This is a predicted structure of a 164-nucleotide RNA (c-di-AMP riboswitch aptamer (ydaO/yuaA leader)) from Paenibacillus naphthalenovorans. The coordinates come from a structure-prediction model, not an experiment, and the mean pLDDT is 78. The organism belongs to Paenibacillus, within Bacteria.
This record gives sequence, C1' cells and structure tokens, in this order.
RNA sequence: UAUAGAAUUUCGCUUAAUUUCUGUGAAUCAGAAAGCGGGGGACCCAGACGGAGAUGCAAGUCAUCAUGCUUGCCUCCAGGGGUGAAUCUGGACGAAAGUCCGGUAGGGCGACUCUCACGCCCGAAUCCGACAGCUAACCUCGUAAGCGUAUCGAGAGAGGCAAU
Repeated sequence: UAUAGAAUUUCGCUUAAUUUCUGUGAAUCAGAAAGCGGGGGACCCAGACGGAGAUGCAAGUCAUCAUGCUUGCCUCCAGGGGUGAAUCUGGACGAAAGUCCGGUAGGGCGACUCUCACGCCCGAAUCCGACAGCUAACCUCGUAAGCGUAUCGAGAGAGGCAAU
C1' cells in the first nucleotide's frame, strides 16, 4: 500500500416501522402518548347484476300442445380483495407442486438538495376467506425485520467551519 474477515461505537441504507414517559436494576416484556403508516366506512360520482345444470319446481307465452321460449326458485363452478416497488411474460425440466435460465411494468442505492451522465442492485413474500369501489364524520389496526453503499463525475443551489 492492497485485499479479505471479525468486534465495538459513531454514522449510513431498505422500510410506516421513530421518539418520550411509566411499570422494574435491565430488556427484543407490558402499557400510555406524540409522530408516521394501513384498513373499514355516506351523500355525490362510478360500476355491476356472469356461466352451466337434471324431461327439477312455480308462473307466463303461442288457438292447443312440448324435452320450445321468458322470468323466478334450487344446485354447481369460475371467484374477488388487502399490504408491498415487486406486475406481465419467453424458454427448459417435471405427472403436478415447483426448480432453473432470460426479459419486463415498476422500485432502490452510489453520504446536503435538484438535474444530467455513468455504475451497482431489487423486481419477493404474505394476509382475508365468498366479502369490502370512491368516501366526510366515525370505527379500527401496525409501529416488525433485515443490512453496510460510497463516481467527493459534471452543472446549479444551500449550509457549516476557520481566518481577516
């Protein structure tokens, strides 16, 4: 000097997920408050009322009749919605569940802010349970978890420190 790893504190990042107080000596425990975030919930507005079914049941329809037609009942099915950036999609393997290789709507970081450029990443997971549009008042819930980037790049702006 370079690379890799570990620990502590500070600091920083994703995220709504932080701060204070009390109970205790302490807490990742319990509770309260503030801050931040989510869901339900009027008028108005918007939107919808699907498919299939047995000579099923009832009513209506044609001068009459039905295994016709229409409406209702009944049964079954496809569902539908929330948090989140995380949606859509090509291919391979597989009986399926799923696994892998890609792309992508969208999202994040590169240490003051914005714009541009360049670079590195994410593009999941899970909950409700046939049910919820928006939505004032009102009601109600959460405040977990996981990590360690660094181009002081260009331009514009803001701020701090020191000296005079």